[in-house]
RNA sequence: AGAGUUUGAUCCUGGCUCAGGAUGAACGCUGGCGGCGUGCCUAACACAUGCAAGUCGAACGGAGAUCACUUUCGGGUGGUCUGAGUGGCGCACGGGUGAGUAACACGUAGCUUACCUGCCCCGGACAGCGGGAUAACGGGUCGAAAGACCUGCUAAUACCGCAUAAGCUCACGCUGAAUAGGAAGGUGUGAGAAAAGAUUGUAUCGGUUCGGGAAGGGGCUGCGGCCCAUCAGAUGGUUGGUAAGGUAACGGCUUACCAAGUCGAAGACGGGUAGGGGGCCUGAGAGGGUGACCCCCCACACUGGGACUGAGACACGGCCCAGACUCCUACGGGAGGCAGCAGUGAGGGAUAUUGCUUAAUGGGCGCAAGCCUGAAGCAGCGACGCCGCGUGGGUGAUGAAGGUCUUCGGAUCGUAGAACCCUUUUACAGGCGACGAGGAAGGACGGUAGCCUGUGAAUAAGUGUCGGCUAACUACGUGCCAGCAGCCGCGGUAAAACGUAGGACGCAAGCGUUAUCCGGAAUUACUGGGCGUAAAGCGCGUGUAGGUGGUUGCAUAAGUCACUGUUGAAAGCUCCCGGCUAAACUGGGAGAGGCGCGGUGAGACUGUGCGACUGGAGUUUGGGAGAGGGGUGCGGAAUUCCGGGUGUAGUGGUGAAAUGCGUAGAGAUCCGGAGGAACACCAGAGGCGAAUGCGGCACCCUGGCCUAAUACUGACACUGAGACGCGAAAGCAUGGGGAGCGAACGGGAUUAGAGACCCCGGUAGUCCAUGCCGUAAACGAUGCAAACUAGAUGUGUGUGACCCUACGGGGUUGUGCGCGUCGCAGCUAACGCGAUAAGUUUGCCGCCUGGGGAGUACGGUCGCAAGGCUAAAACUCAAAGGAAUUGACGGGGGCCCGCACAAGCAGCGGAGCGUGUGGUUUAAUUCGAGGCUACGCGAAGAACCUUACCUGGGUUUGACAUCCUCUGAACGACGGUGAAAGCCGGAGGUUCCCGUAAGGGACAGAGAGACAGGUGCUGCAUGGCUGUCGUCAGCUCGUGUCGUGAGAUGUUCGGUUAAGUCCGAAAACGAGCGCAACCCUCGGCGUAUGUUACAGGUGUCAUACGCGACUGCCCUCGGCAAGGGGGAGGAAGGUGGGGAUGACGUCAAGUCAGCAUGGCCUUUAUAUCCAGGGCUACACACACGCUACAAUGGAUCGUACAGUGGGAAGCGAAGCGGUGACGCGGAGCGGAUCCUUCAAAGCGGUUCGUAGUUCGGAUUGCAGGCUGCAACUCGCCUGCAUGAAGCCGGAGUUGCUAGUAACCGCAAAUCAGCACGUUGCGGUGAAUACGUUCCCGGGCCUUGUACACACCGCCCGUCACGUCAUGAGAGCUGGUCACGCCUGAAAUCGGGAAGCUAACCGUAAGGAGGCUACCGCUGAAGGCAGGGCUGGUGAUUGGGACGAAGUCGUAACAAGGUA
Repeated sequence: AGAGUUUGAUCCUGGCUCAGGAUGAACGCUGGCGGCGUGCCUAACACAUGCAAGUCGAACGGAGAUCACUUUCGGGUGGUCUGAGUGGCGCACGGGUGAGUAACACGUAGCUUACCUGCCCCGGACAGCGGGAUAACGGGUCGAAAGACCUGCUAAUACCGCAUAAGCUCACGCUGAAUAGGAAGGUGUGAGAAAAGAUUGUAUCGGUUCGGGAAGGGGCUGCGGCCCAUCAGAUGGUUGGUAAGGUAACGGCUUACCAAGUCGAAGACGGGUAGGGGGCCUGAGAGGGUGACCCCCCACACUGGGACUGAGACACGGCCCAGACUCCUACGGGAGGCAGCAGUGAGGGAUAUUGCUUAAUGGGCGCAAGCCUGAAGCAGCGACGCCGCGUGGGUGAUGAAGGUCUUCGGAUCGUAGAACCCUUUUACAGGCGACGAGGAAGGACGGUAGCCUGUGAAUAAGUGUCGGCUAACUACGUGCCAGCAGCCGCGGUAAAACGUAGGACGCAAGCGUUAUCCGGAAUUACUGGGCGUAAAGCGCGUGUAGGUGGUUGCAUAAGUCACUGUUGAAAGCUCCCGGCUAAACUGGGAGAGGCGCGGUGAGACUGUGCGACUGGAGUUUGGGAGAGGGGUGCGGAAUUCCGGGUGUAGUGGUGAAAUGCGUAGAGAUCCGGAGGAACACCAGAGGCGAAUGCGGCACCCUGGCCUAAUACUGACACUGAGACGCGAAAGCAUGGGGAGCGAACGGGAUUAGAGACCCCGGUAGUCCAUGCCGUAAACGAUGCAAACUAGAUGUGUGUGACCCUACGGGGUUGUGCGCGUCGCAGCUAACGCGAUAAGUUUGCCGCCUGGGGAGUACGGUCGCAAGGCUAAAACUCAAAGGAAUUGACGGGGGCCCGCACAAGCAGCGGAGCGUGUGGUUUAAUUCGAGGCUACGCGAAGAACCUUACCUGGGUUUGACAUCCUCUGAACGACGGUGAAAGCCGGAGGUUCCCGUAAGGGACAGAGAGACAGGUGCUGCAUGGCUGUCGUCAGCUCGUGUCGUGAGAUGUUCGGUUAAGUCCGAAAACGAGCGCAACCCUCGGCGUAUGUUACAGGUGUCAUACGCGACUGCCCUCGGCAAGGGGGAGGAAGGUGGGGAUGACGUCAAGUCAGCAUGGCCUUUAUAUCCAGGGCUACACACACGCUACAAUGGAUCGUACAGUGGGAAGCGAAGCGGUGACGCGGAGCGGAUCCUUCAAAGCGGUUCGUAGUUCGGAUUGCAGGCUGCAACUCGCCUGCAUGAAGCCGGAGUUGCUAGUAACCGCAAAUCAGCACGUUGCGGUGAAUACGUUCCCGGGCCUUGUACACACCGCCCGUCACGUCAUGAGAGCUGGUCACGCCUGAAAUCGGGAAGCUAACCGUAAGGAGGCUACCGCUGAAGGCAGGGCUGGUGAUUGGGACGAAGUCGUAACAAGGUA
């Protein structure tokens, strides 16, 4: 520091995801040790048991026990110990928790002259004289208990009275600087209030009052820190005042009265959430997140309320009341509060011991000894975290065994192991044994840490990953299954992605996963983003608050800056130094840390105050253009309608029609009239307006703008949240109007349908008035204002100068304001923008933050309604997008080719037959090929064989290859069995080669195992070969240039060509594969040669080698280029004809069955041998052919002329036989010699006469021939007989442009035999092409695109089914919040005439004072009723998202077929 993911690729935008760090964690697997930390995040849920706050006899009386002394034996005195009580101090600290709280709760800085403070410290002054009770205790009573009551006795540092008063408090008077009053202070008078003693015996500890200190607390204030505006208004003690009360103290804190205020867009009020801070995590920082442990503050203590005591509480381990819950009970009543430490249950993914000690530190009490202390110090449990250590070190290559892989050679685990040498951290055993404790003793931890000795490599390694991101790869298994997955995505038979194994990589006593936070994310942008098209400029204006503000002087000092003071607790963080062996941890020091608060100073800039200025802004005068707005009136053209005339059969409409209109007279034409709407030409890239928008002419009213020039005002300005106004069309309301047009609707067409497009009609509406609505692709998809930054050109409208003028005007050149085009710099992802900015800057406003859900729901608000404005979430996806690129495609365009169409000729499609295919059948009908590019294709030839199929019979190292052992020549007549294969037997035969003589090789047999074999599967694992686009003219590269890039350029353009062929132009210059040429063949000539050709010669012919054609020559067109047209010559003329030759690539095209080959499968079978059968089946369908339908013909007689080829297991002559197929025969020939070999159509005769025929030959019968082991299934041929369909073929469709089509025959391959097929060969030998509109295919350029699997593409909506979340919903049911009314506990306050009453007064009676019942206000909880907010649920219902496949159509993307 970045990376993956949208695309065919690219750039951008933009989201999602990953790598890092962190945690009070949890889970999975694993686990040796130590140190230091840390451990209920959930139920502020409920709690058994124990402990967590007591202490003081030096405050007091008494009880019990005990000891000593003493005794009149009754007892007395004294000491010690124990428990209870009175009294004092403490219990308000320490410890826990985070429920509540959005608040002066917290933080920070201040204020408190508006306050308090026990214990402690300092200082001053005091402590005199009296009194009455009471608990304990004794007696009695009640109760189950808890406890209570009556009575009697008693003490105090308990309580009370009087005295004293330096000082204190209160009242009043005087004084009271700065400063008006007051206060503080000073002073005077009056009134009032104190005290306690104890003791170990003379020194301490206490007591009262006053002042001060230290430390702590209460109160007030400025500033700061959460979310929601779908919470916008809130408020009745509310805001202020006066008076009183209350408090330690200010205050509506409380009460009465008076006034009507107070808060709020800088967010009141309401709702939600939450303890706050120091800090912690992260981050470069700014920030973001967080508030465990430790420290500070706050709040709470079962829930709610209340006060008492006290210095301090409204009190965690106190009290009272109410409530819920739990427990005890004798049923009458009682008791309780772990959010203290342990512990239990419950909840939960999850969090520990009912431990030890008061030794240390600290706290309470005490003079002290000491007691108490679950604070604390320790120990235990948990890898929960951080830090550290170890699980050994060295040598060691036969690279062991074994595992895995393998191309079988080897590679790897791997110096790893073994083995040898060594060490002992740790472990174990034994011994010694601390610091922590200040002068003696005293240590929970702890016989711990540590030290010493011994034993022995001994006691100690896992976990995750290995497709990319991201370090690490192979094998097997699996076969879209099982599974993986953070994102992209893997898995459908060769998976580095699943599972296992081997290996590797990472980290390591841990490693992974999950959750959460920050980071990466500049993805909320202060630092540090954007808004023309990606998300984003309000439709437009006027203007409020606010923000911002021209030149200049003086002042000020709020902002700003400097210096300084103070604060920012400690811990933490950073740095330095130190202590534990080191680290973690920890001690000391320094620093950092705030928009803090105060003081002093500076005076540039901003602000503020007072002046000044004219440049911004505005006013004035003259002039100007304009569809700017509102109103009134007028005008002509056209449509329609009405009346009339002429006139007759159609008109109208469309792609074509029909509906419609018309003989009741339309349409056409002429005249007249009515009415409404809109204003042709002018008219323009033109003008005006803020926008919407505005168009005949005239008048009235009215807004803005521009220009020229003078004077004036003197910053008066810009923007603008809310607010207010304007705002197309459609729509709504009321009333008019209604010619044309025209939603809805009706009809006619089109269509599969047509709810549309087209046609005929036609209502609302469109028009006017008034009022609503308030939205548009309201667009320049571009907010307003201002400044600055090259130019060129057009246009509208002002104005200046100069020149010319025929006075109409024209020209040149300036200067403003508008509207356009091009363009530099610059900007931009690109497209593009470019003084009218999207450039460079400033000010202000609005808006955006992935796609969908959704501009939707709910809520609010506006509206008559339609609906508008505001505006979410659940859920879901990994994209959605912008611009540009290359292709492909288009029922887009341009140019151009091709037997592509057209023009022709001959066919096919109908018939019969042949062949192939589908289908069906079958035991099998083996397999493959499937639009063009499968279908007379593989197959250049299935009777057996072939053969792969079926049935049956056999074989199992095999029909075939290699290796080993043994035997033997090989071979085998012949016999048995059998369909054959095979099986059984077997006469005979006896060495073929080499040989250093042992043996080896060849061949055959037997045997064992390695292995053979497979036309079994996969052509989607492959090689090779082939088809097709297409013999189409294309496909690329290097360098350069352009572009951020994909890419472009070149290859485009103008010509030209069969051609990317050539020329020219051109940021390209060249090159490669293709084209062409080179090659073969045919056509002309020459030369040479002459076998088998030619009787001889010339020469034909044959062979070989050459020549020949190049737009070379002429004319013309052309840019005088390429080239085109014409001509001459020539056998041939513009590639002369034909062939071979097939670019980059496409179709996962074809072939595993031609061959080769990976993998898989099979191994007495999927191998192999054999016999027979099948591949030849047959209702049908298709493809390709043959023969025909006849007279341009058939039959018959005669007769003429080829070429390519082939021939030895061959071609086979003559001759002879046969009607013939053919047979006999065997000459000649490995071929220019012989044979095949008579070519046929043709030509010359004859016949047939339009007929299912003398056409046609299918089919069938009989008789033959040939091949072959064998023609039954299932060959070909011949003769005789038979004589089917068929009379020229529907829709449709094929081939061919010249020696071509068509017609005619010949040959060859395969082959024993079998051709209507195929491949060749020659013979005869046409027609037509105007032309490129259309069909098909193709090439180039261009355009659009939402396609890229590329139009056989993409894609929309309803419906049906399933799942999920959500809205509405008669309602039902919770939570929460106040309000109203009723009842009203405890308690404070107030009253208290009744009752009770020690201290004081009084001789007494009595009084004062106190207490209580009772009453009143307030008051928690409860009850009743309505309501706000917010959940859950609900028949039904609405849309939404997703889903493998479904239904209906075709809306969008191309002109998407109606833009």

This is a predicted structure of a 1459-nucleotide RNA (small-subunit ribosomal RNA) from a metagenome. The sequence is in RNAcentral, with records from SILVA. Its Rfam family is "Bacterial small subunit ribosomal RNA". Gene Ontology terms of the family: ribosome and structural constituent of ribosome. Its mean pLDDT, the model's own confidence on a scale to 100, is 85.